Small-subunit ribosomal RNA, 3' minor domain from Blastopirellula sp., 147 nucleotides, folded computationally.

Context: one part of a larger RNA
C1' cells in the first nucleotide's frame, strides 16, 4: 500500500488431524460349562510288607506301602458377556496452504441498513416473511448540558 480499499461463502488442488462406518485384527476382566495335573484329605483296600500284639509253628490281628474311587483343584477348551486398543472400502465436516472458479453477502445510507431469535426456500455467500434491538445514516421538531 488508505474504496483501483477491505472482505465473504460454495467450487477445484494440496496437505494434516479429528468423527462415523458393514466388518477385522489382538489385550484385559469377570461368569457359565466342559476336561481336570500335581497333590492334601476322606473311603475302600482282595496285592506288599523284617520291627508292635497274640501263636511253637502255620497263620491272624494292629500298622504301613502300592493300587482303586471321590471332594477340591492349576492349566487348557467351548459359550455368551463386558471393555480397551489397532486396521478398514466409504463417508462426514474441521484446520492450514503468495497469485485457480463463481459471484459480492459484510464494512460508507456498503447501494434493499445491520443484527439477533425462528419458519421456509436457495449453486454460494445468502433471500424472504414474523418479532425484537440500534451497536443506524439522512431530514425535522422536543427536552436536557456546555460554549
Nucleotide at each position: 500500500c488508505a474504496c483501483c480499499g477491505c472482505c465473504c461463502g460454495u467450487c477445484a488442488a494440496g496437505c494434516c488431524a479429528c468423527g462415523a462406518a458393514a466388518g477385522u485384527g489382538g489385550g484385559g476382566u469377570g461368569c457359565a460349562c466342559g476336561c481336570g495335573a500335581a497333590g492334601u484329605c476322606g473311603c475302600c483296600a482282595g496285592g506288599c510288607c523284617a520291627a508292635c500284639c497274640c501263636g511253637c509253628a502255620a497263620g491272624g490281628g494292629a500298622g504301613g506301602c502300592a493300587g482303586g474311587c471321590g471332594c477340591c483343584g492349576a492349566a487348557c477348551g467351548u459359550g455368551a458377556a463386558u471393555u480397551c486398543c489397532g486396521c478398514g472400502a466409504u463417508u462426514g465436516g474441521g484446520a492450514c496452504u503468495a497469485a485457480g472458479u463463481c459471484g459480492u453477502a459484510a464494512c460508507a445510507a456498503g447501494g434493499u441498513a445491520g443484527c439477533c431469535g425462528u419458519a421456509g426456500g436457495g449453486g454460494a455467500a445468502c433471500c424472504u416473511g414474523c418479532g425484537g434491538c440500534u451497536g443506524g445514516a439522512u431530514c425535522a421538531c422536543c427536552u436536557c448540558c456546555u460554549u
Its mean pLDDT, the model's own confidence on a scale to 100, is 83. It matches the Rfam family "Bacterial small subunit ribosomal RNA". The sequence was found in a public genome assembly.